[in-house]
Context: one part of a larger RNA
């Protein structure tokens, strides 16, 4: 991991509500007894109790009333209008019980364990080899005597080097292993606080510990077996046939509450009302939002005006004077505001009148739930950074509970709601060269970037369109040839300053024109140029502005990168016609739920996506009554097969196989398997 097999809302009790049934102002027995039977059972008895026909008041108590009060008041809770229980049954939920099922971790008891390992007791074992050479003893020096030195001796140590032994330093390997801790190489100790045999004690909140919370039989911040025990789990995970019908929520309020519950909101089923309902159009309303606006509260900009301050300057002091300083208050002119408003929408919301009406409307009463984690996306707002697949409100729509088709792929975008069958049309968003259905479609522009795939400021004789000015055949733009001067080296400053370091001023003269010069140059001159002029050409040129569409700006990590191939249209802008596209709509047929009408058969009309949920109707297993079958001329079981049924399901027929089995009306459950790291067995 697969096959088979088992594997989960069940009894009883208690209350409630619906159903069907009996009896009814009643009902209905319990324990218990009696008949009868082989047993189950089924019949009579038993009225104790118990519901209900009467309620108020704490109650004594009283009564169609009572209760409060003093009250013959008023209130309240009743009677009246409005007369229904109650027993059993089956079903929904509930109480209490393990209560639908597995599952902790842990708690208390009562035993069992020191064959592992910790520590201790008794008593026995083991520890090649080699090295070092303490005390103390002799000798022989030495000393008054010690002391001391030297040589032998001799054999001391938690002494060294190093096997057996004990350990367990480092690395590989091993990691479904040779092995639930090894193997190899490599390493520590190796007469000592060593090691190890064998018997023996210490026991669970206890041991025992050279101490690591270690270790106490692969288990240890309290072993281990049983029990209480089905402990408790607001927590995960699992809950077994089919079909029709309707269908939600992630919300407020509260919670030792925040992944739970309790009410309320949304569903669904019933019973009641019967249009009271969505919206639509019409009237009648409050509003203080977007906007606007500065009269108000606040805020800000220039600018006059004009108290205070401040500089300056007068002054012994008081004053004064001035100010391109700062600045209130007013006054012009212009702003800004969620906590500003002399104004004020659209929309919404409220009433009300008509339409409207299967709307799976509204309301009400009852029984049964689920949900209370929500999400994205337009919009209007906080909060953040006018960040986020961020958070956090409000609406609105999807998703969740939504299949189809576009968006390449893509819950949340666009189209658009799937009952079932069909080799039939039409369309929707999209699309129409080729993958790829359907236009190489029809008209007139753009673009030249492969822009057509994402991006700013900001830059440019892109290119197009359109506007305004100005120059021009009395010759414009460009280009070429020539000129481009004269007072004068204008004054000044300067070592120098001559158009061209700075500063000032910028006249006037010949002139077709030429600046007291537009750049380069030079120490200062000088040189080159331009401004302006003429010729030569011969027809448009220059500048601003604004619109399309483009180009730079512009890097990213495996490889191109519009889905692709490719495309100069197959792009991009108007305008157009076709035609392709869905589960949409239409066409044929078939099921169903509800509405109308009809006794009814049926017609006709409206519907039929769905988690969590509520409701309906059914198929099948076993087991029991009864009734009527089937079987050795072959039962269950198995196999095989084009039947029947909307589905669970059931038939027929061959073959195996060898004895019990169905059908129908009912009753009763150990009643249905893919899932639970489900439990057993096979493989």
């Nucleotide at each position: 991991g697969c096959c088979u097999g088992c594997g989960a809302g069940u009894u009883a009790c208690u209350g409630u509500a619906u159903g069907c049934a009996g009896c009814a102002a009643g009902g209905u027995u319990a324990a218990g007894g009696g008949a009868u039977u082989g047993a189950a059972g089924u019949c009579c008895c038993g009225g104790a109790g118990c519901c209900g026909a009467a309620g108020c008041g704490a109650a004594a108590g009283c009564g169609a009333g009572u209760c409060u009060g003093a009250a013959u008041a008023g209130g309240g809770c009743g009677u009246u209008u409005u007369g229904a229980g109650u027993u059993g049954c089956a079903u929904g939920c509930u109480u209490u019980a393990g209560a639908c099922c597995c599952g902790a971790a842990g708690u208390u008891g009562a035993g069992u364990g020191a064959u592992c390992u910790a520590g201790c007791c008794u008593u026995g074992g083991u520890c090649a080899g080699g090295a070092u050479g303490a005390a103390g003893u002799g000798g022989c020096g030495g000393u008054a005597a010690c002391a001391c030195g030297c040589c032998a001796u001799g054999g001391a140590g938690g002494u060294c080097c190093g096997a057996a032994c004990u350990c367990g330093u480092g690395a590989a390997u091993g990691u479904u292993g040779a092995a639930a801790a090894a193997u190899u190489c490599u390493g520590a100790g190796a007469u000592g606080a060593a090691c190890u045999g064998a018997g023996g004690c210490u026991g669970g909140g206890g041991g025992u510990g050279a101490a690591a919370g270690g270790c106490c039989a692969a288990u240890c911040a309290a072993a281990c077996u049983c029990a209480g025990c089905g402990a408790u789990a607001g927590c995960u995970g699992g809950u077994u046939c089919u079909c029709c019908u309707c269908g939600a929520a992630a919300u407020g309020u509260a919670u030792u509450u925040a992944g739970g519950u309790a009410c309320a909101g949304g569903g669904u089923c019933u019973g009641a009302u019967g249009u009271u309902u969505a919206g639509u159009u019409g009237u009648g309303g409050g509003g203080g939002u977007a906007g606007a606006g500065c009269g108000c509260u606040g805020u800000u900009u220039g600018g006059g005006c004009u108290a205070g301050g401040g500089g300056c300057c007068u002054u012994a002091c008081c004053c004064g004077g001035u100010u391109a300083c700062c600045a209130a208050a007013c006054c012009c002119a212009g702003g800004c505001a969620a906590a500003c408003u002399a104004c004020g929408a659209a929309u919404a919301c409220c009433a009300u009148a008509a339409c409207g009406u299967u709307a799976g409307a509204g309301u009400c009463g009852a029984g049964c739930a689920c949900u209370g984690a929500g999400u994205c996306a337009g919009u209007g707002g906080g909060u953040g950074a006018u960040a986020a697949c961020g958070u956090u409100c409000a609406u609105u729509g999807g998703c969740g509970a939504g299949a189809g088709g576009g968006a390449g792929a893509c819950a949340a975008c666009c189209c658009g709601g799937a009952u079932c069958g069909a080799c039939a049309g039409c369309u929707a968003a999209g699309g129409u060269u080729c993958c790829u259905a359907a236009a190489u479609c029809u008209a007139c522009a753009c673009u030249a970037a492969g822009u057509g795939a994402u991006a700013a400021a900001g830059g440019a004789u892109g290119u197009u369109c359109a506007a305004u000015c100005g120059c021009a055949c009395a010759g414009a733009c460009a280009a070429u040839u020539a000129g481009g001067a004269g007072g004068u080296u204008g004054g000044c400053u300067u070592a120098g300053a001559a158009g061209c370091a700075g500063c000032c001023a910028c006249c006037c003269u010949u002139u077709a024109a030429a600046g007291a010069g537009u750049g380069c140059g030079u120490a200062a001159u000088a040189g080159c140029u331009c401004a302006c002029u003429a010729a030569u050409c011969g027809a448009g040129c220059g500048a601003u502005u604004g619109g399309g569409c483009g180009c730079c700006g512009a890097a990213a990590a495996u490889g191109u990168a519009c889905g692709g191939a490719u495309c100069u249209a197959a792009g991009u802008g108007u305008a157009g016609u076709a035609c392709c596209g869905a589960a949409g709509c239409u066409u044929c047929g078939a099921g169903u739920g509800c509405g109308u009408a009809g006794c009814a058969a049926u017609a006709c009309g409206c519907g039929c996506g769905g988690u969590a949920g509520a409701g309906g109707a059914g198929c099948g297993u076993u087991c029991c009554u009864a009734c009527a079958g089937c079987g050795g001329c072959g039962a269950a079981g198995g196999u095989a097969u084009a039947g029947c049924g909307a589905g669970a399901g059931c038939a027929g027929u061959g073959c195996u196989g060898g004895a019990g089995c169905g059908g129908u009306a009912g009753g009763a459950a150990g009643u249905g398997a893919g899932a639970a790291u489900g439990c057993a067995g096979g493989c």